[in-house]
RNA sequence: GGGGACGUAGCACAAUUGGGAGUGCGUCGCCCUUGCACGGCGAAGGUUGCCGGUUCAAAUCCGGUCGUCUCCA
Numbered sequence: 001g002g003g004g005a006c007g008u009a010g011c012a013c014a015a016u017u018g019g020g021a022g023u024g025c026g027u028c029g030c031c032c033u034u035g036c037a038c039g040g041c042g043a044a045g046g047u048u049g050c051c052g053g054u055u056c057a058a059a060u061c062c063g064g065u066c067g068u069c070u071c072c073a
Base pairs, nucleotide, nucleotide: 001072002071003070004069005068006067007066010025011024012023013022019056027043028042029041030040031039049065050064051063052062053061
């Protein structure tokens, strides 16, 4: 320098091949308990790496760019 994969909540990941952004763990609150743990219920937390394009509608498609991993040179 060229090819490929990946980038989504604090962490690990999903989103069924364009139509409501979710699960587990963690955090906080309430219930339960004499108290703690366990358990139950609920809540907060996201510019889907960034910029632009296509579309009525984009995490998803297209272009560019940044980062990580990997292959070739």
Transfer RNA from a Syntrophobacteria bacterium, 73 nucleotides, folded computationally. RNAcentral holds the sequence, with entries from ENA. Rfam family: tRNA. Rfam classes the family as a transfer RNA. The prediction has a mean pLDDT of 82.